A computed fold for an 83-nucleotide RNA from Paenibacillus alkalitolerans, annotated as c-di-GMP-I riboswitch aptamer. Taxonomically the source falls in Paenibacillus (Bacteria, Bacillati, Bacillota, Paenibacillaceae). The sequence was found by an Rfam model in a public genome assembly.
[in-house]
RNA sequence: CAACGAUAAAGGCAAAGCCGGCGAAAGCCGGUGACGCAAAGCUGCGGGUCUAAGGUGAAAGCUACGAUAGCCGAGCUGCCGAA
Numbered sequence: 001c002a003a004c005g006a007u008a009a010a011g012g013c014a015a016a017g018c019c020g021g022c023g024a025a026a027g028c029c030g031g032u033g034a035c036g037c038a039a040a041g042c043u044g045c046g047g048g049u050c051u052a053a054g055g056u057g058a059a060a061g062c063u064a065c066g067a068u069a070g071c072c073g074a075g076c077u078g079c080c081g082a083a
Base pairs, nucleotide, nucleotide: 004081005080012037013036017032018031019030020029021028022027035070041076042075043074045073046072047071048068049067050066054063055062056061
């Protein structure tokens, strides 16, 4: 340096639920709380998934310019060092 990832060390993040707020919703933010995580750090770039305000439609429905990085891939960055 590139891989790899331990019953190691130092630290880190925080699912569900509950409370408060924002949002049409999906969901997000803060608090609490830990199911888990070696990128569960960052980026919606490709795919997937969720939502459907607006648009369209007679209706059912369709539709992302909304959301998801803790669904997968990709890109960028990063702590530690047993085998």